[in-house]
RNA sequence: AAUAUUCUUUGGGGCGGAGUGCGAUUCUCCACCGGCAGUAAAGUCUGCAAGCCUUACGGCACGAUUCGGUGAAAUUCCGAAACCGACGGUAUAGUCCGGAUGGGAAAAGAAUAUG
Numbered sequence: 001a002a003u004a005u006u007c008u009u010u011g012g013g014g015c016g017g018a019g020u021g022c023g024a025u026u027c028u029c030c031a032c033c034g035g036c037a038g039u040a041a042a043g044u045c046u047g048c049a050a051g052c053c054u055u056a057c058g059g060c061a062c063g064a065u066u067c068g069g070u071g072a073a074a075u076u077c078c079g080a081a082a083c084c085g086a087c088g089g090u091a092u093a094g095u096c097c098g099g100a101u102g103g104g105a106a107a108a109g110a111a112u113a114u115g
Base pairs, nucleotide, nucleotide: 002114003113004112005111006110007109008108009107010106016030017029018028019027031095032094033085034084035048036047037046038045043083044082051060052059053058065081066080067079068078069077087098088097089096
């Protein structure tokens, strides 16, 4: 170094302007945001996490991309145009409030053991 176990810490961003209205950060127009691992660097590929039910195993729910360019390789980069966003509350919410001082994929570090 590697593997296993235990422990510690870390571990999600975003409504600004205008309009309508008694009332909207919820509607309309513009704006804004993007968890973790893999892979040519990804919200939209593959897999995982977050929600609900269950003692548990497990089950259910959960969204979305194309075209062109470069290249050995890119739905990941560059250019262009799109699209998506759990549940409860409230004037219909990705961005407000709440479950949540919660949970969590995972990341970093430490100790011990094997060698």

FMN riboswitch aptamer (RFN element), 115 nucleotides, folded computationally. Rfam family: FMN riboswitch aptamer (RFN element). Its family is annotated with FMN binding in the Gene Ontology. Model confidence (mean pLDDT): 84 of 100.